[in-house]
RNA sequence: UGAUAGAGGUUGCGUACUUUAAGAGUAGCUUUUCGGAUGUGGCAGGCACAGAGGAAGGAGAGCAAAAGGGGAGCACGCCGAAAGGGUAUAGUACCUGUAGCUAUAUUGCUUGGGCAUAAAGUGAAGAACUUUAUGACUGUCAUCUUUUUGGGAUGGGGCGCUAUCGGU
Numbered sequence: 001u002g003a004u005a006g007a008g009g010u011u012g013c014g015u016a017c018u019u020u021a022a023g024a025g026u027a028g029c030u031u032u033u034c035g036g037a038u039g040u041g042g043c044a045g046g047c048a049c050a051g052a053g054g055a056a057g058g059a060g061a062g063c064a065a066a067a068g069g070g071g072a073g074c075a076c077g078c079c080g081a082a083a084g085g086g087u088a089u090a091g092u093a094c095c096u097g098u099a100g101c102u103a104u105a106u107u108g109c110u111u112g113g114g115c116a117u118a119a120a121g122u123g124a125a126g127a128a129c130u131u132u133a134u135g136a137c138u139g140u141c142a143u144c145u146u147u148u149u150g151g152g153a154u155g156g157g158g159c160g161c162u163a164u165c166g167g168u
Base pairs, nucleotide, nucleotide: 001166002165003164004163005162006161009079012078013077014076015075017073018072019071020070028063029062030061031060032059033058034057038050039049040048041047042098043097044096045095046094082111083110084109085107086106087105088104089103090102091101092100112138113137115135116134117133118132119131120130121129122128140156141155142154143153144152145151146150
């Protein structure tokens, strides 16, 4: 320096399927009544639709979801597994612009891994996820030390670590 194969954990990572709690007696629809001119399409402009044959909003009755996310089980693919950030493209209930969201591609920009706490964001949420910070734990390497197969202290990162086979 190249290739191959591995390790970290039984709460390692990701995806699919089944099931289940919650979402929620919520959104929404129908109807009665009050009310009395606006309302809807994320936002703005346009345009369109609904509305005195009664808009928005309030109260009552009836019917009544879903998605994302969570738990459990099982299967598959893996160990930059993967996640986030940036960029580009496409889509996003009418057109233009824009925000957010989704998908794909790309980018060695960040992160060894899980957990707990705090803040911010997403979210129905004291769930969960993402980012940042802190903390101990864990794995690995380096240095020092020791009662030396073990332990301790400090520090680093995956562009790493271990093993094997080559090249120089």
Overview:
Lysine riboswitch aptamer from uncultured Roseburia sp., 168 nucleotides, folded computationally. Its Rfam family is "Lysine riboswitch aptamer". About the family: Riboswitches are metabolite binding domains within certain messenger RNAs that serve as precision sensors for their corresponding targets. The coordinates come from a structure-prediction model, not an experiment, and the mean pLDDT is 83. The RNAcentral record of the sequence draws on MGnify.